Model confidence (mean pLDDT): 89 of 100. This is a predicted structure of a 348-nucleotide part of an RNA (small-subunit ribosomal RNA, central domain) from an uncultured prokaryote. Its Rfam family is "Bacterial small subunit ribosomal RNA".

Context: one part of a larger RNA
RNA sequence: CUGGGCGUAAAGGGCAUGUAGGCGGUUUUUCAAGUCAGAGGUGAAAGCCCAGGGCUCAACCCUGGAAUAGCCUUUGAAACUGAUAAACUAGAGAUCGGAAGAGGGUGAUGGAAUUCCCAGUGUAGAGGUGAAAUUCGUAGAUAUUGGGAAGAACACCAGUGGCGAAGGCGGUCACCUGGUCCGAUACUGACGCUGAGGUGCGAAAGCGUGGGGAGCGAACAGGAUUAGAUACCCUGGUAGUCCACGCCGUAAACGAUGAGUGCUAGGUGUCGGGAAGCAUGCUUUUCGGUGCCGCAGCUAACGCAUUAAGCACUCCGCCUGGGGAGUACGGCCGCAAGGUUAAAACUC
Repeated sequence: CUGGGCGUAAAGGGCAUGUAGGCGGUUUUUCAAGUCAGAGGUGAAAGCCCAGGGCUCAACCCUGGAAUAGCCUUUGAAACUGAUAAACUAGAGAUCGGAAGAGGGUGAUGGAAUUCCCAGUGUAGAGGUGAAAUUCGUAGAUAUUGGGAAGAACACCAGUGGCGAAGGCGGUCACCUGGUCCGAUACUGACGCUGAGGUGCGAAAGCGUGGGGAGCGAACAGGAUUAGAUACCCUGGUAGUCCACGCCGUAAACGAUGAGUGCUAGGUGUCGGGAAGCAUGCUUUUCGGUGCCGCAGCUAACGCAUUAAGCACUCCGCCUGGGGAGUACGGCCGCAAGGUUAAAACUC
């Protein structure tokens, strides 16, 4: 390489968009590049294979035959692929009418809680723990009442509920804005799928500049615990957590399951639409999501099972014993931290 694989054994790219490329619906016309058939040429000799022969045999040698991937020329075929022309509507899109939603962005605004400040009441404790202590408090704390300030997060509703490509998204209102679903259609007419590179998005932490800073809280300090305790527990507490702009580009970025299309028993819940029936909430049915159970089938088993890990096709990514190592070197990217691409010696 071939072959075999990728839920958990090694292996699905974090997610999308899209270039090249690969693949691509139905009917007809023509062409004949692929394809198929016939003929011819070439495919040196030696070797291999077959038959015969020569050295006393054999190795070796000689003669003849066969075979030879492929390439070229030529004559045909036209089913399939391709090309060409014409047409179609089942894919895809479009138009109209409805629907749900924490989808995104900007601005405004609300209440509870917390901390702090001021004032009143009030007095000796409070706090914290397994028990304590550090800590706070007679300069009046804790508790309680009134007033004020600030920042951050949005109880209940809340739901294997919803939305989003993924990351993710949750008080309320307004504006701007993306996608999806259902129903109807007399429109376009394959415009599609995938996608190496590329580009964009991408939790948390981290970085730069400037703000902000209530609570929480790496580091750090102290108190405990302990043989020790650079921890777990406690009292404090800086970065950070928040905002704006710019970087970083990684995660058990998980459904550990790439995207798309078609096909293959059912049952039961739930979310968003539609239709029919009965008549005010049920029944039947249909489309789209989201769960559970389960047949065939698959699987090493566990399990999966119309949301497949079943049966097939198309395209991409990835795997090839463990360690060394996701490391070194080099390249690219980054302010840095580092990221990405990615070995070998050696060893079992």